[in-house]
c-di-GMP-I-GGC riboswitch aptamer, 94 nucleotides, folded computationally.
The sequence was found by an Rfam model in a public genome assembly.
The coordinates come from a structure-prediction model, not an experiment, and the mean pLDDT is 84.
RNA sequence: AAACGAAAAGGCAAACCUGCUGUAAAGCAGGGACGCAAAGCCGCGGGUCCUCAGUAAAGGAAAAGAUGAGAAAGGGAUAGCCGGGUUGCCGAAU
Numbered sequence: 001a002a003a004c005g006a007a008a009a010g011g012c013a014a015a016c017c018u019g020c021u022g023u024a025a026a027g028c029a030g031g032g033a034c035g036c037a038a039a040g041c042c043g044c045g046g047g048u049c050c051u052c053a054g055u056a057a058a059g060g061a062a063a064a065g066a067u068g069a070g071a072a073a074g075g076g077a078u079a080g081c082c083g084g085g086u087u088g089c090c091g092a093a094u
Base pairs, nucleotide, nucleotide: 003094004091005090011036012035016031017030018029019028020027021026034080040086041085042084044083045082046081047078048077049076050075051074
C1' cells in the first nucleotide's frame, strides 16, 4: 500500500408517522431504527418502478358507436437492486 473486516471512536438511517414539493415513481425536512465499511458521491451499463396511457394500434354486427383485450418511442425515479467510475475513517487476525 492492496485485499480483508475483529475492536473502538465517530457516521449513515429501512419500514412506519408528520409536514412540504411532484401527475406519479419519488425527493426534502423532522421523528424513528431494519440494517450498512462506502447505506459517501456520480444515472455510465443492466434491472425494477413511474409517466407517456387505459392513449396509439389492433379488434368491433349495414352504419354510428359501446364493451373486452391493450403497447412503444420519448421523458423521469432508484446509488439501501446489481455492475462500473471516483473519493475516503479505523487497523485485530490473515